[in-house]
The RNA shown here (small-subunit ribosomal RNA) has 1501 nucleotides and comes from an uncultured delta proteobacterium. It matches the Rfam family "Bacterial small subunit ribosomal RNA". The prediction has a mean pLDDT of 86. The RNAcentral record of the sequence draws on SILVA.
RNA sequence: AGAGUUUGAUCCUGGCUCAGGACGAACGCUGGCGGCGUGCUUAAAACAUGCAAGUCGAACGGUGAAGGAGUGCUUGCAUUCUGGAUCAGUGGCGAACGGGUGAGUAACACGUGAGCAACCUGCCGCACGGUGGGGGAUACCGCCUCGAAAGGGGCGUUAAUACCGCAUAGAGCGCGCUCGCCGCCUGGAGUGCGCGGGAAAGCCGAAAGGCGCCGGGUGAGGGGCUCGCGGCCUAUCAGCUAGUUGGUGAGGUAACGGCCCACCAAGGCGACGACGGGUAGCCGGCCUGAGAGGGUGACCGGCCACACUGGGACUGAGACACGGCCCAGACUCCUACGGGGGGCAGCAGUUGGGAAUCUUGCGCAAUGGGGGAAACCCUGACGCAGCGACGCCGCGUGCGGGAUGACGGCCUUCGGGUUGUAAACCGCUUUUCUCGGGGACGAUAAUGACGGUACCCGAGGAAUAGCCCCGGCUAACUCCGUGCCAGCAGCCGCGGUAAGACGGAGGGGGCAAGCGUUGUCCGGAAUUACUGGGCGUAAAGCGCGCGUAGGCGGUCGCGUACGGCGGUGGUGAAAGCUCCCGGCUCAACUGGGAGAGGCCCGUCGCAACGGCGCGACUCGAGGGUGGUAGAGGCAGAUGGAAUUCCUGGUGUAGCGGUGAAAUGCGUAGAGAUCAGGAGGAACACCCGUGGCGAAGGCGGUCUGCUGGGCCAUACCUGACGCUGAGGCGCGAAAGCUAGGGGAGCGAACGGGAUUAGAUACCCCGGUAGUCCUAGCCGUAAACGAUGGAUCACUAGGUGUCAGCGGUAUCGACCCCUGCGGUGCCGCAGCUAACGCGUUAAGUGACCCGCCUGGGGAGUACGGCCGCAAGGUUGAAACUCAAAGGAAUUGACGGGGGCCCGCACAAGCGGUGGAGUAUGUGGUUUAAUUCGAUGCAACGCGAAGAACCUUACCAGGGCUUGACAUCCUGGGAACCCUGCUGAAAGGCUGGGGUGCCCUUCGGGGAGCCCGGAGACAGGUGGUGCAUGGCUGUCGUCAGCUCGUGUCGUGAGAUGUUGGGUUAAGUUCCGCAACGAGCGCAACCCUCGUUGUAUGUUGCCAGCAGUUCGGCUGGGCACUCAUGCGAGACUGCCGCAGCAAUGUGGAGGAAGGUGGGGAUGACGUCAAGUCAGCAUGCCCCGUACGCCCUGGGCUACACACAUACUACAAUGCCAGGAGCAAACGGACGCCAACCCGCGAGGGGGAGCUAAUCCGAAAAGGCCUUGCUCAGUGCGGAUUGUAGGCUGCAACUCGCCUGCAUGAAGUCGGAAUCGCUAGUAACCGUCGGUCAGCAUUACGACGGUGAAUACGUUCCCGGGCCUUGUACACACCGCCCGUCAAGCGAUGAGAGUUGGCUCUACCCGAAGCCGCUGGCCUAACCCGCAAGGGAGGGAGGCGGCGAAGGUGGGGUCAGCGAUUGGCGCUAAGUCGUAACAAGGUAGCCGUACCGGAAGGUGCGGCUG
Repeated sequence: AGAGUUUGAUCCUGGCUCAGGACGAACGCUGGCGGCGUGCUUAAAACAUGCAAGUCGAACGGUGAAGGAGUGCUUGCAUUCUGGAUCAGUGGCGAACGGGUGAGUAACACGUGAGCAACCUGCCGCACGGUGGGGGAUACCGCCUCGAAAGGGGCGUUAAUACCGCAUAGAGCGCGCUCGCCGCCUGGAGUGCGCGGGAAAGCCGAAAGGCGCCGGGUGAGGGGCUCGCGGCCUAUCAGCUAGUUGGUGAGGUAACGGCCCACCAAGGCGACGACGGGUAGCCGGCCUGAGAGGGUGACCGGCCACACUGGGACUGAGACACGGCCCAGACUCCUACGGGGGGCAGCAGUUGGGAAUCUUGCGCAAUGGGGGAAACCCUGACGCAGCGACGCCGCGUGCGGGAUGACGGCCUUCGGGUUGUAAACCGCUUUUCUCGGGGACGAUAAUGACGGUACCCGAGGAAUAGCCCCGGCUAACUCCGUGCCAGCAGCCGCGGUAAGACGGAGGGGGCAAGCGUUGUCCGGAAUUACUGGGCGUAAAGCGCGCGUAGGCGGUCGCGUACGGCGGUGGUGAAAGCUCCCGGCUCAACUGGGAGAGGCCCGUCGCAACGGCGCGACUCGAGGGUGGUAGAGGCAGAUGGAAUUCCUGGUGUAGCGGUGAAAUGCGUAGAGAUCAGGAGGAACACCCGUGGCGAAGGCGGUCUGCUGGGCCAUACCUGACGCUGAGGCGCGAAAGCUAGGGGAGCGAACGGGAUUAGAUACCCCGGUAGUCCUAGCCGUAAACGAUGGAUCACUAGGUGUCAGCGGUAUCGACCCCUGCGGUGCCGCAGCUAACGCGUUAAGUGACCCGCCUGGGGAGUACGGCCGCAAGGUUGAAACUCAAAGGAAUUGACGGGGGCCCGCACAAGCGGUGGAGUAUGUGGUUUAAUUCGAUGCAACGCGAAGAACCUUACCAGGGCUUGACAUCCUGGGAACCCUGCUGAAAGGCUGGGGUGCCCUUCGGGGAGCCCGGAGACAGGUGGUGCAUGGCUGUCGUCAGCUCGUGUCGUGAGAUGUUGGGUUAAGUUCCGCAACGAGCGCAACCCUCGUUGUAUGUUGCCAGCAGUUCGGCUGGGCACUCAUGCGAGACUGCCGCAGCAAUGUGGAGGAAGGUGGGGAUGACGUCAAGUCAGCAUGCCCCGUACGCCCUGGGCUACACACAUACUACAAUGCCAGGAGCAAACGGACGCCAACCCGCGAGGGGGAGCUAAUCCGAAAAGGCCUUGCUCAGUGCGGAUUGUAGGCUGCAACUCGCCUGCAUGAAGUCGGAAUCGCUAGUAACCGUCGGUCAGCAUUACGACGGUGAAUACGUUCCCGGGCCUUGUACACACCGCCCGUCAAGCGAUGAGAGUUGGCUCUACCCGAAGCCGCUGGCCUAACCCGCAAGGGAGGGAGGCGGCGAAGGUGGGGUCAGCGAUUGGCGCUAAGUCGUAACAAGGUAGCCGUACCGGAAGGUGCGGCUG
């Protein structure tokens, strides 16, 4: 510090995800030791048991143990004194600390800084003064009594540091007067005088003295109150408030205060967010981060709040009191049913909840706290120990040597590699561990829970490693298993038979007593952007204006000091953090020192900048004056053209409409035409990337009223400005209300067409509406998709509109300058690109609005507005890993341009109909073996299935096998034979002895037989694992590269353009220049010719001749085979820059001369594992092998390809004549003979330019047939034969005779061919025993027609355009319906929480009144009694819980219902993307199964 993921690829936008750190954690697997920390985050749920707050006998009265002393004496008791343990009580102090928890609380609760002149303070410190004299009770206790208990009641006795008068005291308090000082308002601290009035307690001690007590003062520490500032979410909470805000007076408090009360006034708070709702203890800090920031508030520390829930006060210095009281409530326990007890959010522990959180331990030794004079007591605070890898830190599981690189495992190309110096083995060490011994610091006397611990010494002994990961991100790879299964997964994504992604294994990587997972937080995320983002098209500029608050603001001067800047003082607790030093062996941990840390408070200073005050200025802004253009607005008047309608005339059969029609109109006279009239709406031409307006918008003419702009001038004001949250106004079309109006047009609707359907497009009609008036609505692609046409700055060029000025002119125009508007192009710059570019999307300033992934959704709920339609504000659940922008390359288009091809057209002949053949589908079958499947499978693999082939089926057999290599035993090989069997095979007899070496016994090679095991074998699977080969686009003209250049990049350029060509062929141009694979040429063949050679050819010339090139002879010619020549647009005319085209000459041949071979980069996971090869998988007495028989030849059908025909340019018969190419010795087979024929006999020739197959056929000549299902056609069938072969039944071919079927030219549709081609005709070959007259390949013979042309169909090439396509239009994709799942809105209601309000009831308690009843202290009184004061009781006020009624809000459930999302291949259509086949989209209205259609207005995306 980044990375993965949208695409075919690219750049950008943007979300999702990952790598890091952290944790009071939990879960899974694993687990040695120690130190230091840490441990109910959930039920503020409920709690058994024990402990957690007591202490003081030196405050008091009692009880009075042990011990000591004494006495009596029955020596063990009694008793006295002393002694004081101990116990409850009175009294004092403490119990308000310490400890827990986080429920509540959005608040002066907390933090920070101030203030109290408005306050309190027990114990403690300091200083001062005082402590005199009296009185009456009471608990305990005793007796009686009630109660189950808890607890009471009565009577009697008694003490005090308990209680109460009196005296004394004044610096305190109150009042009055006085003096000076101080202060921020009310005022404060004091001096002096006078008046009023309030204290005390004793105890110990022999004493000294000590500890107490009272009064006020002061200090320290603690507390109370007030204020500034700061820190959560929500505006779908916008208004809140009755003690409310203030005043006066009284009350209350330690104290200010509306804190409380009475009266008066009507205020107070709020967009700088009141009120309400939700959430939450706050902070030091902690985690993260570069920082700013974000998150958090466990442990430790500070503050607050709470103590079962709610209320209340009492005591006290302090409480509204965790282990106190009272009341109410819920819960729980005891009960004798009358009544009582309880509160672990103290420590431990239990139950429950939960993913989850510990011992009912030891000790007061230390630190600290309470009490006490002290000893001491108490202390679950605390110090320790225990449990838990919960965290951090440290240590260990050894170290060195050791290669035949052992065994084993795994992999393997079988060579080996790897695990791996790893192990074994040898040597060494002992941290840790175990045992034994010693043994602390903590405590400077005594006292140690920890603990016989830490630590030290000795002895023994090499002694635990796991977890996760290994497709990319991300470090680490192989085998096997599995087969879209099982599973994985953080994101992208893996798995459908070779998976580095699942599971196992080997190996490897990472970390390590841990490792992973999950959750949460920060980071990465500049993805809320203060630091540090954006808004033309990605999400995002309000439709437009006016303007309030607010924000921002020109020039100069003076002042001020609020902001700002600087110095200094205070504070910012400790801990933490950073740095330095130190202590535990190190570290974690910890001690000391320093530093950092605030928008904080005070104080001093500065005055540039902002603010404020004052003064001045004119350039911003506004005004005046003079001009000027304009569809700017409103109202009134008026004009002509056109449509329609009405009336009349002329006139007759159609009109109208469409792609074509029909509905419709018309003989009742339409349409056409003429005249007249009515009415409504809109204003042609002018009209213009012209004008005006803020936008919406505005268009005949005239008049009136009216808004704004621009130019000139520089006269006035003197910053009056800009923007603008709310607010107010304007606001196309559609729509709504009321009333008019209604010509044309025209949603809906009706009809006609189209169509599979047509709720559409087209046609005929047509209602709202469109128009006017008044009022609503308030939205649009209200767009420049661009806020303020705000202000300033930053090259230009060229149009246009308005007016001014200059020059010139008689004048206008042209021309020049400046200003305002409106366009185009373009530099810099900006931008992801497209593009923008003085009219910015550039560079700056200010203000407002808006955005933060897609869908859900501009939806729901709520609020506001509206008559309604609806508008505005505007979510969530859930779901996806994207959704997007721009540009690129392709592909595609019922886009465009250019151009090819038997592509169409023109033409000839076919197919589709018949019969047959062959192939295929289908069906059948024991099997009908397998493959090929649009073009590009289907007379294809088959260039030849009777057995064989053969892969299939049935049956019979074989197993080391029919075949290969190796070992072993025997035998030559081999030949003949018998039995059995369908054969294979099984059983059996006989013959035969070879070659090489030899020590002669034997050994060896080859072959055969037997045996054992390694292995063979497989046409079994996978052509989606492959090689090779092939088809196809396509013989199409294309496909690329290097360097350079352009672009952020994909990529472009080159290869585009203008010509030309069959061609990316070539020329010219050009940021390209070259090159490669293709094209062409080089190769073969045909066409002309030369030459060489001639066992064929020729008699051409000679001779012979049985007359046949037959012979001699000859190579001239034909021909054959080689080698050459020839053609290159070379020459000429014309056109053209050229390339080239066109015409011509010559030539056998022309413009690639005809044909062939030759197939670029690639596409189709095209075809082939059955031709061959081959990975992997599978079978291995069989999925191998042999044999017999059957099947591949089936047959109701369907298709494909052919053959033969349907006849007379034909058929039959006869005659005569003319090819090329090819094959032939296990072969072709002549002559001749036989047979009607197939064929048989025969045997000459030929290793083949020699011989043979061999006849060519059509055609030609000569007859016949005469239009008929025929003398056409030949299927089918019968019969007789022939041939091949071991064998023609299933199932061959041929021949003769007989039989003679369908068929009379073929529906929709469809194929081939552009010249020696089509068509017609025959010949040969391969395969092959035989079998093709029909297939395939080759060969020649006869030999046409037509092409205007490129609109259309198909395929293709180039350029361009659009795109939402990229497995690429056989693409993509929308909506209804149906199914499953999920979340959610509405919903008669129903249930619950919170809360407000009115009223009822009213506990405890406090306050007030009363107090007839009760009453020790003081007063009067001898007393009785009375008085003062107090109390019970009563009454009143307030008052928790509770009750009743009403309201608000949140949540759960809810028959039914609405849409939404997701889901595998469901149904219907085809809306959108290419002009998407009617351009699309926006707003609105109506309509329709659905997408959607139509109307009106708008936009171009």